[in-house]
């Protein structure tokens, strides 16, 4: 240099003939259990704005564009990592 594959929360990792983004697990927070801790159980857990609270709104799939009513998904360029070829 050429070809192929991958990039999604704090971490692992789902969701693809375009249609609720973040399932599930880990971690974390609070509570229960305990003399205490671990285990176990329950609830919650992306970011921002707003609200006493419930709730409401916006943004968010490596970065930037494009197509579309609608994009993690399709197209183009770039970045990073892995594999193969030279």
């Nucleotide at each position: 240099g050429c070809g192929c594959g991958a990039g999604u929360g704090g971490c692992g990792g789902a969701a693809u003939a375009g249609g609720c983004a973040g399932a599930c697990g880990c971690g974390c927070a609070c509570g229960g259990u305990u003399c205490a801790g671990g285990u176990c159980c329950g609830u919650g857990u992306g970011c921002c704005c707003u609200u006493u609270a419930c709730g409401g709104g916006g943004c968010g799939u490596g970065g930037g564009g494009g197509u579309u009513c609608a994009a993690c998904u399709c197209c183009c360029c770039c970045c990073u990592c892995g594999c193969g070829c030279a």
A computed fold for an 86-nucleotide RNA from a Bifidobacteriaceae bacterium, annotated as transfer RNA. Its mean pLDDT, the model's own confidence on a scale to 100, is 80. Rfam family: tRNA. By type it is a transfer RNA.